Notes
Predicted 3D model of a 398-nucleotide RNA (Bacterial RNase P class A) from a Deltaproteobacteria bacterium. It matches the Rfam family "Bacterial RNase P class A". Rfam classes the family as a ribozyme. A source record names the gene rnpB. RNAcentral holds the sequence, with entries from ENA.

RNA sequence: AGAGUCGUCCAAACGAUCGCUGGAUCAAUCCAUGGUCCGGAGGAAAGUCCGAACACCGCAGGGCAGGGUGCUCCAUAACGUGGAGUCACGGUGACGUGAAGGAAAGUGCAACAGAAAGUAUACCGCCUUGGAGCGUCUUCCUUGAAAAGGGGAGAUAUCUUCAGGGUAAGGGUGAAACGGUGCGGUAAGAGCGCACCAGUUCUUCGGGUGACCGGAGAAGCUAUGUAAACCCCACCCGGUGCAAGACCGAAUAGAGGAGCGUUUGAGGGCGGCCCGUCCGAGCUCCAGGGUAGGUCGCAAGAGGUGUCGGGCAACCGGCAUCCACAGAUGAAUGAUCGUUACCCGGUUCGGGGUAACCUGAACCGGGGACAAAAUUCGGCUUAUGGGCGGCUCUGGCC
Numbered sequence: 001a002g003a004g005u006c007g008u009c010c011a012a013a014c015g016a017u018c019g020c021u022g023g024a025u026c027a028a029u030c031c032a033u034g035g036u037c038c039g040g041a042g043g044a045a046a047g048u049c050c051g052a053a054c055a056c057c058g059c060a061g062g063g064c065a066g067g068g069u070g071c072u073c074c075a076u077a078a079c080g081u082g083g084a085g086u087c088a089c090g091g092u093g094a095c096g097u098g099a100a101g102g103a104a105a106g107u108g109c110a111a112c113a114g115a116a117a118g119u120a121u122a123c124c125g126c127c128u129u130g131g132a133g134c135g136u137c138u139u140c141c142u143u144g145a146a147a148a149g150g151g152g153a154g155a156u157a158u159c160u161u162c163a164g165g166g167u168a169a170g171g172g173u174g175a176a177a178c179g180g181u182g183c184g185g186u187a188a189g190a191g192c193g194c195a196c197c198a199g200u201u202c203u204u205c206g207g208g209u210g211a212c213c214g215g216a217g218a219a220g221c222u223a224u225g226u227a228a229a230c231c232c233c234a235c236c237c238g239g240u241g242c243a244a245g246a247c248c249g250a251a252u253a254g255a256g257g258a259g260c261g262u263u264u265g266a267g268g269g270c271g272g273c274c275c276g277u278c279c280g281a282g283c284u285c286c287a288g289g290g291u292a293g294g295u296c297g298c299a300a301g302a303g304g305u306g307u308c309g310g311g312c313a314a315c316c317g318g319c320a321u322c323c324a325c326a327g328a329u330g331a332a333u334g335a336u337c338g339u340u341a342c343c344c345g346g347u348u349c350g351g352g353g354u355a356a357c358c359u360g361a362a363c364c365g366g367g368g369a370c371a372a373a374a375u376u377c378g379g380c381u382u383a384u385g386g387g388c389g390g391c392u393c394u395g396g397c398c
Stems, first nucleotide, its partner, number of pairs: 001394010012340007020040008042370001046381002049379005054241004066237005071085005086100001087098004101232002106230002108226003123171002125167009135156009179197006198222002200219008245296004256286005267279004303322008342367011
């Protein structure tokens, strides 16, 4: 310098002006309004995927069914999360990935290809038995002077072919074919036997809390894959979510009760009262339920910050300190301008370098992502702009 890998931090700052929202306080102040002061989004507030708190409903106990989780130990309120490890796989490496119990309980499945996909099998090949055939050899008969020809019988290494048997070494198929190499052995072969190697199971020794690791011995034991197929084993699990739920509670209408009234006229209209006149069967009161609406739940919490101690770490504990460190509900937390910082591009001038390129300063122009609480926490996942640091590999120079 290039290429990678892991981790951590920030999410602009300050000022001015104009707004929004919550609280305290003042204005005679309950509301409204105004003044002053203070608070006002996130690392993911998101997806709503897990786990809890909390609330209501359900629930004697036990079992079945159903669902979930699945290497070990630890952490935690809990988790499918996290930490530290083990094993397997990927990477030269830093490091990363893993739904990682059981396939020597049972059942199922394994496309295509292939002979055969699991009590292995026999297509080619190899070996072997029997038959037939060609050829060859031996022998006999026969034609012929001879060379040679014809016919019969027997044998036959090799060759062709048919039928049966053995074989799992070799070939070929496949994602996968029943350990590997060698020697012996055999008709040919085969863990059939032996040596070495790999694995499995059992016994045993050592290390580790444990997963597991290392050593020694024994047994030819060699056992396909698949459990995000059924299943088996171990452990866990009631349902619904703050629109949970608690409290206050109108107007109007209806239901209930009491009283008054229906030609002995309640009540209402004619601007307030009396008279009058018109209409006229309802009117008044009480208490309760529901609805609208409001208040609470709802901001002191598995809290934050600092420090000390324990632990490899996740995390835990002690002490100190902070809390009007958002609480809205058609839902506030914003906008504009200026300065500074940051990032990107360009120009100019320097520095380093053979160069590519790196770097410093000034000026000009541009930019600020993803996204916004809605009961609250712990996680996971996904989106996204930038800064810094550790480590690894490769190349160059000293």